[in-house]
RNA sequence: UCACGAUAAAAGCAAACCAAGGGAAAUCUUGGGACGCAAAGCUAUAGGGCCUAAGGAGGCAGCCAGCUACCGAA
Numbered sequence: 001u002c003a004c005g006a007u008a009a010a011a012g013c014a015a016a017c018c019a020a021g022g023g024a025a026a027u028c029u030u031g032g033g034a035c036g037c038a039a040a041g042c043u044a045u046a047g048g049g050c051c052u053a054a055g056g057a058g059g060c061a062g063c064c065a066g067c068u069a070c071c072g073a074a
Stems, first nucleotide, its partner, number of pairs: 004072002012037002017032006035062001041067003047064002049060004
């Protein structure tokens, strides 16, 4: 360095649900809340796939995939 992922260490994120708000909707934001996550970080018809259907547009990265990254046991 690459691969890998521990009854390690220090961090991190936040499902369902509830409240308020945006949106046509999918769904998103804030707060609470933790099912879980070794990438649950980023990338959206300019990789694939899925969802919505007011419009010829919108959304999902915690579906696969790509890129980047903390730590260092076996």

The RNA shown here (c-di-GMP-I riboswitch aptamer) has 74 nucleotides and comes from Isachenkonia alkalipeptolytica. Model confidence (mean pLDDT): 86 of 100. The RNAcentral record of the sequence draws on Rfam. It matches the Rfam family "c-di-GMP-I riboswitch aptamer". About the family: GEMM was predicted in a large-scale screen for bacterial structured RNA regulatory elements.